[in-house]
Context: one part of a larger RNA
């Protein structure tokens, strides 16, 4: 040192799971936003680090149904609390909702800096007013008493004036709130008004009020701009491709759309799919490009131009739908075993033998499912009734012509049709347009004006179901606190990383160590060679015994 064999280390591959994910289906929704969005920044608990939720009323308020014993969200406990007088928590509506962000008062290096205008509150004190209770004191009328009379007393009105209570108020002072609180101030358009130059009317310009719009969002759509790699075995015309990307505009869909179309018996608006058909065609006739008429389906709907109509809103009626949430049938021993759901014997129930849990594999243990109920709040929404707005008088600088393009399956071509920069430039129904250069006839249609559901398209999201789909190097880049850690000056890139065990019952004490790792006893547990570096535990790597070899 090798070989063989066993027992360890190491290491995380295999099996087995599944909290994610993919893929469809079928319903719903198809927006959100100046009443501040979509994102975020800070913040909020007793202790508070992330993550979730909320907004200085901050893991929450109210207010109303459901519900009925537990709660104070997760990681993750401690202490404190709540809660049958009805919490948590579940479903509807409301309040709160800082700063940033279109961000809109002005700046600005987002969460900051600095402003204008208007309004806003208590308390004391003192001038004055005013008003109010009750009373004093003079006056005057007028009633009783008293007196022979002057005169005095009592009481009712009225008027004047004194001081005082009580209350409003205008105003000076003082003191706090307070270096405050609430509102308003962005820009364009578009109504309406006010004002007003050069400049006589006017216009422009200046002001106001009152409405609208901006921005996020994944595909889907419509326009208005448009590559190149690349095919062509090179390349130029062609192609890729009217893709890709940009911009702007809209809806839940969008365009389209009722024949100045086709055909060639005739047919009847659009839009989709199948076929016609890789056919006619079309092309450095190369590489390519590629209809239509016909047929067969989905769906069907046609109005309108001064009006018994249409579009487009409002206001009533409201068939139906449509919260949480309720009730929901029927099982027992026996062996095994750490547990029964399994095994053996004997039962039940089913408009329910769909799925999950639950100590192995449970129709009758639990949630549950079939079914049946509640709720009618809000809101959707057939039908039908009624108000209000609006558009529109049959289409001239049109059709059609030259010159350049362009779009049609046609690349100028014999090229018809349709769009038009530009120069011209008609008829007017005794007319016009079209049938693929052009004429003739014959057929068929009425352009230059508006509106239309469904049949189609796509799925950021919601709810249900489904899969000869994945099962941690797989599936979404992400089952885990992930578009995160880390890399980039930025645009961007972008991960690794799942399972102890039924249950924590997560090793109390004790020994070795350093009051350490780290181990050895004890104890828990079916099991700790399940002990937090935790299921199984390959392999490559490294190593202890043993045996034979040298």
């Nucleotide at each position: 040192g090798g070989c063989a064999u066993u027992c360890g280390g190491u290491g995380g591959a295999u099996g087995c799971c599944u909290u994610g994910g993919c893929g469809c289906u079928g319903a719903g929704a198809g927006g959100c936003g100046a009443u501040g969005a979509a994102g975020g920044a800070c913040g909020u608990g007793g202790u508070a680090c992330g993550c979730u939720g909320c907004g200085a009323u901050a893991a929450g308020c109210c207010u109303u149904g459901g519900g009925g014993a537990g709660c104070u969200g997760c990681g993750a406990a401690c202490g404190a609390g709540c809660u049958u007088u009805g919490a948590u928590c579940c479903g509807a509506g409301g309040a709160u909702u800082u700063c940033c962000g279109a961000a809109u008062g002005g700046g600005g290096a987002a969460a900051c800096c600095c402003a204008c205008c208007u309004u806003c509150g208590a308390c004391c004190a003192c001038u004055c007013u005013c008003a109010u209770u009750g009373u004093g004191a003079c006056c005057c009328a007028g009633u009783c008493g008293a007196g022979c009379a002057a005169u005095c007393g009592u009481c009712u009105g009225g008027g004047u004036u004194g001081g005082a209570u009580u209350g409003a108020g205008c105003g000076u002072g003082g003191u706090c709130a307070a270096u405050g609180g609430a509102g308003g101030u962005a820009u364009u358009u578009g109504u309406u008004c006010c004002u007003g130059a050069a400049u006589c009317c006017a216009u422009a310009g200046g002001g106001a009020a009152c409405a609208a719009a901006g921005g996020c969002g994944a595909a889907c759509c419509c326009g208005g701009g448009g590559a190149a790699c690349u095919g062509a075995a090179a390349c130029a015309u062609c192609u890729a491709a009217g893709u890709a990307c940009c911009c702007g505009g809209a809806g839940g869909a969008a365009a389209g759309g009722a024949c100045a179309u086709c055909a060639a018996c005739g047919a009847g608006a659009c839009u989709c799919c199948g076929u016609u058909a890789g056919u006619a065609g079309u092309g450095g006739c190369g590489a390519g490009c590629g209809a239509a008429c016909g047929c067969g389906g989905a769906c069907c709907a046609g109005g309108c131009c001064a009006g018994u109509g249409c579009u487009u809103u409002g206001u009533g009626u409201g068939a139906u739908c449509g919260a949480a949430c309720c009730g929901g049938a029927a099982c027992c021993g026996u062996c095994u075993g750490g547990a029964a759901a399994g095994u053996c014997g004997g039962g039940c129930c089913u408009u329910a033998g769909c799925g999950g849990g639950u100590g192995a594999u449970a129709g009758c243990c639990c949630c549950g499912u079939a079914c049946g109920g509640g709720u009618g709040u809000u809101g959707a929404g057939a039908u039908c009734a009624u108000g209000a707005a609006g558009a529109c008088a049959u289409g001239a600088g049109u059709a059609g012509g030259g010159c350049g393009g362009g779009a049609c399956a046609c690349g100028u071509g014999a090229a018809a049709u349709c769009c038009u920069g530009u120069c011209u430039g008609a008829a007017c129904g005794u007319g016009g347009g079209g049938g693929g250069a052009c004429c003739a006839c014959c057929c068929u249609c009425c352009a230059a004006g508006c509106c239309u559901a469904a049949g189609u398209a796509c799925u950021c999201c919601u709810c249900a179901g489904c899969g000869a789909c994945c099962g941690a190097u797989a599936g979404c880049g992400a089952a885990c606190c992930a578009g995160u850690a880390c890399c980039g000056u930025g645009a961007g890139g972008g991960a690794a990383a799942g399972g102890u065990g039924a249950a924590a019952a997560g090793c109390a004490c004790c020994c070795c160590g350093a009051c350490g790792a780290g181990g050895g006893g004890a104890g828990u547990g079916a099991a700790a060679c399940a002990g937090c570096a935790c299921c199984u535990g390959a392999a490559a790597c490294c190593g202890g015994a043993u045996g034979c070899c040298u």

A computed fold for a 550-nucleotide part of an RNA from Alsobacter metallidurans, annotated as large-subunit ribosomal RNA, domain I. Its Rfam family is "Bacterial large subunit ribosomal RNA". The coordinates come from a structure-prediction model, not an experiment, and the mean pLDDT is 81.